[in-house]
Context: one part of a larger RNA
RNA sequence: UGACGGGGGCCCGCACAAGCGGUGGAGCAUGUGGUUUAAUUCGAUGCAACGCGAAGAACCUUACCUGGUCUUGACAUGUAGUGAAUUUUUCAGAGAUGAGAGAGUGCCUUCGGGAAUUCUGAGACAGGUGCUGCAUGGCUGUCGUCAGCUCGUGUCGUGAGAUGUUGGGUUAAGUCCCGCAACGAGCGCAACCCUUGUCCUUAGUUGCCAGCACGUAAUGGUGGGAACUCUAGGGAGACUGCCGGUGACAAACCGGAGGAAGGUGGGGACGACGUCAAGUCAUCAUGGCCCUUAUGGGCAGGGCUACACACGUGCUACAAUGGCGAAUACAGAGGGUUGCCAACCAGCAAUGGUGCGCUAAUCCCUUAAAGCUCGUCGUAGUCCGGAUUGGAGUCUGCAACUCGACUCCAUGAAGUCGGAAUCGCUAGUAAUCGCGAAUCAGAAUGUCGCGGUGAAUACGUUCCCGGGCCUUGUACA
Numbered sequence: 001u002g003a004c005g006g007g008g009g010c011c012c013g014c015a016c017a018a019g020c021g022g023u024g025g026a027g028c029a030u031g032u033g034g035u036u037u038a039a040u041u042c043g044a045u046g047c048a049a050c051g052c053g054a055a056g057a058a059c060c061u062u063a064c065c066u067g068g069u070c071u072u073g074a075c076a077u078g079u080a081g082u083g084a085a086u087u088u089u090u091c092a093g094a095g096a097u098g099a100g101a102g103a104g105u106g107c108c109u110u111c112g113g114g115a116a117u118u119c120u121g122a123g124a125c126a127g128g129u130g131c132u133g134c135a136u137g138g139c140u141g142u143c144g145u146c147a148g149c150u151c152g153u154g155u156c157g158u159g160a161g162a163u164g165u166u167g168g169g170u171u172a173a174g175u176c177c178c179g180c181a182a183c184g185a186g187c188g189c190a191a192c193c194c195u196u197g198u199c200c201u202u203a204g205u206u207g208c209c210a211g212c213a214c215g216u217a218a219u220g221g222u223g224g225g226a227a228c229u230c231u232a233g234g235g236a237g238a239c240u241g242c243c244g245g246u247g248a249c250a251a252a253c254c255g256g257a258g259g260a261a262g263g264u265g266g267g268g269a270c271g272a273c274g275u276c277a278a279g280u281c282a283u284c285a286u287g288g289c290c291c292u293u294a295u296g297g298g299c300a301g302g303g304c305u306a307c308a309c310a311c312g313u314g315c316u317a318c319a320a321u322g323g324c325g326a327a328u329a330c331a332g333a334g335g336g337u338u339g340c341c342a343a344c345c346a347g348c349a350a351u352g353g354u355g356c357g358c359u360a361a362u363c364c365c366u367u368a369a370a371g372c373u374c375g376u377c378g379u380a381g382u383c384c385g386g387a388u389u390g391g392a393g394u395c396u397g398c399a400a401c402u403c404g405a406c407u408c409c410a411u412g413a414a415g416u417c418g419g420a421a422u423c424g425c426u427a428g429u430a431a432u433c434g435c436g437a438a439u440c441a442g443a444a445u446g447u448c449g450c451g452g453u454g455a456a457u458a459c460g461u462u463c464c465c466g467g468g469c470c471u472u473g474u475a476c477a
Stems, first nucleotide, its partner, number of pairs: 001477002003474003007471007015461002019425005026316008034307002042053002064302004069297002073125001077124001079121003083117001086103007107114002127291002130289003136285002138280003141276001143274001148187006154163003167178003193268004198236007208225002212223003239262001242256005318418001322377005328371001334365003339358002344353003384415001389410007431453007
């Protein structure tokens, strides 16, 4: 100087407390461990691995296994020779591949050849998701959006170092003020950026319709309008600016006015010096090592989907604030031409047929659902719950057996609110309700977004956990 203390002081955080809803019990989905297997590819492992890489494993993907195959190779650069390229098709085979049969003779040219490209040969070489993340770059997680981490000059100390950065206040903040052997500065904080909340202005199409007309069963449907909503450009607005009090005449704090908004208005992006030899050689790049008729390449089938079990994360429930039936109202944000698909018809339905419009503020996905109104059920393993299983189908796709999703009929399991323990959340939040997108031929209870309805509680900081500053002890470095 640090680190540590079941030392002290001050302070903060959904850390506790106060509340609300969960997990842990059930069924299923999904990931992991374990076991099994020819293979169940690999990585991730306290917080910070476990709906993680994977924004989507039937083939492909795919890296794994079995079998059958190739050896200058699927890919790159030379070199020698050959044929333009390209394309149709037959046979054998699981296919890779092998053996044939045709069509085709192009472009530039100094007629030597060349460009592009196929096949053959040799040797340089290719190739490796093989190893090492403890050789690395890059990227990322975490402490932590915590308020810290340092430097120059000066001063003090023999020196390691100290000072500044400590102290008195204050703040979300090393934020600001005052003091001070310090005076300044840098990286962080904040602000600048995006979005949302109010108003003004400009512009009105595909959006809007107040007033004036026309028309319809009805609809901005039509003429028209530029007010309103909205869209998207530009501006205004919030700064403790104003008033009162407290305070050290400071910084600031408390209350108030005005205001759409008040003291960082809400949300996001943004992550200091560093820590964990944290994670990744399987995104990529890369040193070293290893393989080179195989640890490389191509193919078919299988596996990654197994199942006495254990754990994590979720979905659906156990019901009456509910289930079912009928009727009816109101979003936002996205996507669409290999696409979204209206209306109509067929089907109980999944869906099929036919077919309008739309390269989209125009058309479509697109009836939002909880809600409201009426009826029924009457506390029951039920008109709750939907697992499982049987049958019949639909769609995607060469192909749904291993191993897809959906529909209908039948079946109707566990489950009556969950032990010890444990998680999230402070406001348009929790809870609850639906909608969309990426990936994607098909395949979400996951992920990422969007809006609807919309709470309770916070006395307080003694205690648990994590963190910041000062101080103290130390046989630790």
Source information:
The part of an RNA shown here (small-subunit ribosomal RNA, 3' major domain) has 477 nucleotides and comes from an uncultured prokaryote. The coordinates come from a structure-prediction model, not an experiment, and the mean pLDDT is 85. RNAcentral holds the full RNA, with entries from ENA. It matches the Rfam family "Bacterial small subunit ribosomal RNA".